[in-house]
Context: one part of a larger RNA
């Protein structure tokens, strides 16, 4: 030195486990902010320190409700001083305090720091000092002042503002907007209106009560959702892109202005000298009151079988009180009851949440360190879903089915009630007043539409140019006819539809520690990077610490040996379950 057996050392695969992950599903909520958020810095405990709480009333303060024996959070013990049945600790609700940065907002700044001015308080003889409050910028209101330039405006300044200001997972609207890639290169084209960026929000959001579709026969706002259908198209007719109609379903709600015309406030303008005018009709009376335009404000109307407005005739109307120059008779108008819608500051019921309570039933024996396992004999059961306890437990515990429960808070129906609205309708006939203007529509350049200029309608937006008011006008896929359908340029909207930071429960032919999150542990820490930013390793003693008392060796170590001991087990000794393999040894045997 090889090689075989054996025993060890190392090392941490495997196996078994699970605090933590992931995915889904119901059900909840669904925005917080200057009354200062989110996110942090410094502090706060009798003892250092990380998390966690909580802010100078700092491991906590108050009030109420739960609970009922013990506590003074963890990591994590010890010690030390205390609280508690006069109910602590601990849960839940609803208040109080709440440094100092951070929209940060008196100013300033290299975030958590300096540093003022006013007013009120404490202190000092007095100044420094300290405490409380207040002072940002925009918008909006009001008021005051005021230019070039009279009249105004611009601008300024004072109060006042429970308006904004920033921040946030996804989903929404809009405003810009790629390449990589496909097309087997590649421009058109696709990716794709993706990703990305920016703005606006809301619990949803967008859209929405036909100037729609349809096609001789109808529907009847929007939105989602399965067919229709990979159809019809569209496409260097490549590659692709990709509708609607009509059908089955979810859900289901419809309103409110513009305008004619009245009456009224104001501004302008024009009138006349007894006319116009003062609801009609009769008799009085009055004396700029009046016409026109403009704009405010109330009535009035809102439609497509066109609708309204105005004149005139008719029919009809729940009631009081007032008014419309005087009287009467019609009309009109305004207020109160009634009577109908609508509605949420409050009042009450009830449901559901925010702590909680109650809640059935088994013993004996053997085996064992241990019973919950066998043996045997019983029980419950609206409850044999699960976790625990020294091995598989229905009857040991916690729970579980079922049943109960809130002073206080939350969100939801229901009543009651205070607020808001409305309160004639209709008919016939006449007039021909209104019915959304730089708007439809066209021309020119683009955008979206299934539609890529195409015969290209319909819709959106730049630019020019430009109509009509019902005997109007738009669609119905160039366009013209005829038929049909609809009523644009004014607003609003609940449901079904999307999402999940967030909270509660379930469940997983989901992972099990190189897996499952990046983080089962002091995880976005340790570290790296100037920074944007990148980003780990690291989980198991044993039913219970019952964590090894005493000698020796050694540096009064570190280890480590002996001997008792605990313990089933120390080849479970905190470097601790199981302990594979490379690697490294030691005995022995063979070979040489």
């Nucleotide at each position: 030195g090889g090689c075989a057996c054996a025993c060890g050392g190392u090392g941490g695969a495997u196996g078994c486990c699970u605090u933590g992950g992931c995915a889904u599903c119901a059900g909840g909520c669904g925005c917080c902010g200057a009354u200062g958020a989110a996110g942090g810095a410094c502090g706060u405990g009798g003892g250092a320190g990380g998390c966690c709480a909580c802010g100078a009333u700092a491991g906590g303060c108050c009030a109420c409700g739960g609970g009922g024996a013990g506590c003074u959070g963890u990591c994590a013990a010890c010690c030390g001083a205390g609280c508690u049945u006069u109910g602590a600790u601990c849960c839940g609700u609803g208040g109080g305090u709440g440094u100092c940065c951070g929209a940060a907002u008196g100013g300033g700044g290299a975030a958590a720091c300096c540093u003022a001015g006013c007013c009120c308080g404490a202190g000092u003889u007095g100044u420094g000092u300290c405490g409380g409050g207040u002072u940002g910028c925009c918008g909006c209101c009001a008021c005051c002042u005021g230019a070039a330039u009279g009249u105004a405006u611009a601008g300024g300044g004072u109060g006042g503002u429970u308006g904004g200001u920033g921040g946030u997972g996804a989903c929404g609207c809009g405003g810009g907007g790629a390449a990589g890639u496909g097309a087997a290169a590649c421009a058109u084209c696709u990716c794709a209106g993706u990703a990305c960026c920016c703005g606006c929000a809301g619990g949803a959001a967008g859209a929405g009560u036909a100037a729609a579709c349809a096609a001789u026969a109808g529907u009847g706002a929007u939105u989602c959702u399965c067919c229709u259908a990979g159809u019809a198209g569209u496409g260097g007719u490549g590659a692709g892109c990709g509708a609607a109609c009509g059908g089955g379903g979810a859900a289901g709600a419809g309103g409110c202005u513009a305008a004619a015309c009245c009456g009224u406030g104001c501004g302008c303008g024009u009138g006349u000298g007894a006319u116009a005018g003062a609801c009609g009709a009769c008799a009085g009376u009055c004396g700029u009151u009046g016409c026109g335009u403009g704009u405010g404000c109330g009535g009035g109307g809102u439609u497509g079988u066109g609708g309204g407005g105005u004149g005139c005739a008719u029919c009809u109307u729940u009631u009081c009180g007032g008014g419309u120059c005087u009287g009467u008779c019609g009309g009109c108008c305004c207020g109160g009851a009634g009577c109908g819608c609508u509605g949420g500051u409050g009042g009450u019921u009830c449901u559901u949440u925010u702590a909680g309570c109650u809640g059935a039933a088994u013993c004996c024996g053997u085996u064992g360190g241990g019973a919950a396992a066998c043996g045997g004999a019983a029980c419950c059961g609206u409850a044999g879903u699960g976790g625990g306890u020294g091995a598989g437990a229905g009857u040991c515990c916690c729970g579980u089915a079922g049943g109960u429960g809130a002073a206080g808070g939350a969100a939801g129906a229901g009543c009651c009630c205070a607020g808001g609205u409305g309160u004639u309708g209709g008919u016939g006939u006449g007039u021909u007043c209104c019915c959304g203007a730089g708007u439809a529509g066209c021309g020119c350049g683009g955008a979206g539409c299934c539609c890529g200029a195409g015969a290209a309608a319909u819709u959106c937006c730049g630019u020019g140019u430009g109509a009509a008011u019902c005997u109007g006008g738009c669609a119905g896929g160039a366009c013209c006819a005829c038929c049909u359908g609809c009523u644009a340029a004014g607003c609003c909207a609940a449901a079904a539809u999307a999402c999940g930071u967030c909270c509660u429960g379930a469940u997983g032919a989901c992972c099990g520690a190189u897996a499952g999150u990046g983080c089962a542990c002091u995880a976005g820490u340790a570290c790296c990077g100037u920074g944007a930013g990148g980003g780990a390793a690291a989980g198991g003693u044993g039913a219970a610490a019952a964590g090894u008392g005493c000698c020796c060796c050694g540096g009064u170590g570190a280890g480590g040996g002996g001997u008792c001991g605990u313990g089933a087990a120390a080849u479970a000794g905190u470097a601790c379950c199981u302990g594979a393999a490379a690697c490294c040894g030691u005995g022995u045997g063979c070979u040489g």
Molecule: large-subunit ribosomal RNA, domain I
Organism: Nocardiopsis sp. JB363